[in-house]
RNA sequence: CGAGUCGGCCGAGCAGUCGCUGCCGCAUUUAUGCGGGAGAGGAAAGUCCGGGCUCCAAAGGGUAAGACGCCAGGUAACGCCUGGGGGGCGCGAGCCUACGGAAAGUGCAGCAGAAAAUAAACCGCCUAAGCCAGUUUACUGGCCGGUAAGGGUGAAAUGGUGUGGUAAGAGCGCACCGCGCGAAUGGUAACAUUUCGUGGCAUGGUAAACCCCGUCUGGAGCAAGACCAAAUAGGGAUCCUUAGGCGUGACCCGCGCUGGAUCCGGGUAGGUUGCUAAAGGUAGGCAGUGAUGUUUGCCGUAGAUGAAUGACUGCUCUCGACAGAACCCGGCUUACAGGCCGACUCGCCAU
RNA sequence: CGGAGUGUAGCUCAGUUUGGUAGAGCACUGUCUUCGGGAGGCAGGGGUCGGAGGUUCAAAUCCUCUCACUCCGACCA
Numbered sequence: 001c002g003a004g005u006c007g008g009c010c011g012a013g014c015a016g017u018c019g020c021u022g023c024c025g026c027a028u029u030u031a032u033g034c035g036g037g038a039g040a041g042g043a044a045a046g047u048c049c050g051g052g053c054u055c056c057a058a059a060g061g062g063u064a065a066g067a068c069g070c071c072a073g074g075u076a077a078c079g080c081c082u083g084g085g086g087g088g089c090g091c092g093a094g095c096c097u098a099c100g101g102a103a104a105g106u107g108c109a110g111c112a113g114a115a116a117a118u119a120a121a122c123c124g125c126c127u128a129a130g131c132c133a134g135u136u137u138a139c140u141g142g143c144c145g146g147u148a149a150g151g152g153u154g155a156a157a158u159g160g161u162g163u164g165g166u167a168a169g170a171g172c173g174c175a176c177c178g179c180g181c182g183a184a185u186g187g188u189a190a191c192a193u194u195u196c197g198u199g200g201c202a203u204g205g206u207a208a209a210c211c212c213c214g215u216c217u218g219g220a221g222c223a224a225g226a227c228c229a230a231a232u233a234g235g236g237a238u239c240c241u242u243a244g245g246c247g248u249g250a251c252c253c254g255c256g257c258u259g260g261a262u263c264c265g266g267g268u269a270g271g272u273u274g275c276u277a278a279a280g281g282u283a284g285g286c287a288g289u290g291a292u293g294u295u296u297g298c299c300g301u302a303g304a305u306g307a308a309u310g311a312c313u314g315c316u317c318u319c320g321a322c323a324g325a326a327c328c329c330g331g332c333u334u335a336c337a338g339g340c341c342g343a344c345u346c347g348c349c350a351u
Numbered sequence: 352c353g354g355a356g357u358g359u360a361g362c363u364c365a366g367u368u369u370g371g372u373a374g375a376g377c378a379c380u381g382u383c384u385u386c387g388g389g390a391g392g393c394a395g396g397g398g399u400c401g402g403a404g405g406u407u408c409a410a411a412u413c414c415u416c417u418c419a420c421u422c423c424g425a426c427c428a
Stems, first nucleotide, its partner, number of pairs: 001347010012316007020039002023036006041322001045333002048331005053221004060253004065217005070084005085099001086097004100212002105210002107206002122151002124147003130143005159177006178201001179199005184193003225273004235264006244258004266427003280299008317320001352424007361377004371408001379395005401417005
């Protein structure tokens, strides 16, 4: 200098004027005026997980259903995060990984191919043994057969290479490699091993097919829930009935209540609360490889409800992306113009 | 704001449960029939299965992410 990997941060800036929504203080005519101060994000998004909070019984038992799935740790909890192991990719820094079980059982595999799951003989190779025929033994042909080394089909054809062996072949024997099992050693464990022994090798794929094993999950959601106020035709039809019906949304039991569900018609569509200080943020110390925990100090950080957070002017620059709270947190995922910082890898050149 | 569902040919829909060559009706094209048209007969064309990734030998179908559209949800008596 070029190419790249990982982590973190920012997301135009400054000044002025006029507005909008809350809060505080003062004044009062109770709704305004004046003054002060605050006012979107890293994803506020998708609503995909987990929790808080609220109601249903204090959510009680069972079945079903669903989710997750190497090991250890973190956490309020998680399907998240951290560290490690196995596998895959990359020269490397690093990245990806739904990664329990296919010797519990069931299912599936179109087309092609001889054969597709207790394997299989189409071509090819062989004729040692047995039988038959030609025949003078040799030899030739046929039958019964043998053979998974070679060809061909397929996503997939039941270890690989070599050597011996054989009629031809074959883990049929042996050597090496691979694989399974057991032990030892290291590690909390997953697991690993240039260790030792043993088995000729025995169970191909699919579980994001049913399923088995283990762990976890009650349901609903701030339009939850609580209070105040206003208004009426306190009505009609159908259905279920007391061994019933309802009480939350799969079923049964249990517990509580005693009418309930749907439709038609009618009325009100106002206010308060829940509501934002929270598993909050941040700096240092300590413990830890780390996620994180703990302690001390500091900060004060939107609460709207037809729903505020904007517009204009001036200057400057690299001319500005994705996008806007709606009960609240922890994550994941997705979108994002451009810029900055740190650590590291590879290549080339120079010294 | 919360909850549920649907995307397959130009249009309306099957097929997804149980993975194995993407179908039907209308529409379109050619041809026969007719003087011509319609109707009818015969033949045919047309598909990134909303998009991306994954599992699998194989995906419209199974899984994850994403986009678009649709529907439902106030209170009283």
Molecule: RNase P RNA; transfer RNA
Organism: Pseudomonadales bacterium